C1' cells in the first nucleotide's frame, strides 16, 4: 500500500412503518388501513354458481407449451423504484406476497386495526494552477 468480511457510528434507499414519554402488559403525536347513512351508483327476480372481497406498483389482453392450472413460456399495452420537489432526456431496476371467509359501492357522524421487514454506502463528483519525464 492493496484485496476481502465483521462491528460501532454516520449518510441513504425500498415501505404507512418515524418520533416523543414510561419501563410489566402499555400510552401519545404523526403518517397508514378497513368497516359504516342520506344522497348517487345500481335497480324483473332468483341465484353457494363460474363465489366475492381487501392491502400493495404488483394489472390486462394474444398466442403457445403442458402436469389443464390463481401453472409455464414469448409478445403487446400498462403500473412502480433509483439522496428535497416538478417535468424532460438517457440508463438500470420491479410487476411479489398476504389477509377476510360465502360477507362488506360510494358513505357524514362514529366504529376497528398498522405503525413491520428489506436494503445500499463509508467517499463521490467537477475546476484551475505547477512540477518532472518523453518525443
Nucleotide at each position: 500500500g492493496c484485496c476481502g468480511a465483521a462491528c460501532c457510528g454516520c449518510c441513504g434507499c425500498c415501505u404507512a412503518a418515524a418520533c416523543g414519554c414510561a419501563g410489566a402488559c402499555g400510552c401519545g403525536u404523526g403518517c397508514c388501513g378497513g368497516g359504516g347513512a342520506c344522497c348517487c351508483a345500481g335497480g324483473u327476480g332468483u341465484u353457494u354458481c363460474c363465489g366475492g372481497g381487501g392491502u400493495g406498483a404488483a394489472g390486462c389482453c394474444g398466442c403457445u407449451c403442458c402436469c389443464u392450472g390463481u401453472g409455464a413460456g414469448c409478445g403487446g399495452c400498462c403500473g412502480g423504484g433509483c439522496a428535497g420537489c416538478u417535468u424532460c432526456c438517457c440508463g438500470c431496476c420491479c410487476g411479489a406476497a398476504c389477509c377476510c371467509g360465502u360477507c362488506a359501492g360510494c358513505u357524514a357522524a362514529c366504529c376497528c386495526g398498522g405503525u413491520c421487514g428489506g436494503u445500499g454506502g463509508u467517499c463521490g463528483a467537477g475546476u484551475g494552477g505547477g512540477a518532472a519525464g518523453a518525443a
Predicted 3D model of a 135-nucleotide RNA (c-di-AMP riboswitch aptamer (ydaO/yuaA leader)) from Actinoplanes lutulentus. Model confidence (mean pLDDT): 77 of 100.